[in-house]
Notes: Predicted 3D model of a 71-nucleotide RNA (transfer RNA) from Thermoplasmatales archaeon SM1-50. RNAcentral holds the sequence, with entries from ENA and MGnify. The source organism's lineage runs through Archaea, Methanobacteriati, Thermoplasmatota, Thermoplasmata and Thermoplasmatales. The same sequence occurs in records of 2 taxa. The coordinates come from a structure-prediction model, not an experiment, and the mean pLDDT is 81.
RNA sequence: GGGCGGGUAACAAAGUGUCUAUGUGACGGACUGCAAAUCCGUAUACGAAGGUUCAAAUCCUUCCCCGCCCU
Repeated sequence: GGGCGGGUAACAAAGUGUCUAUGUGACGGACUGCAAAUCCGUAUACGAAGGUUCAAAUCCUUCCCCGCCCU
């Protein structure tokens, strides 16, 4: 230098166009003599910037970061 894959919440992880799952963790409540477990609820996210679209985590462009391969 070229090619491929990836970047989503505190952590893990799904989601290929209209509604951002799920698990663990955090916080509040119920239950309990206290706690654990269980149940209910709450908050936190799409690497950055543009573009397309009625609508973008998702499609397009450029850039940043991580990994692998080729040279």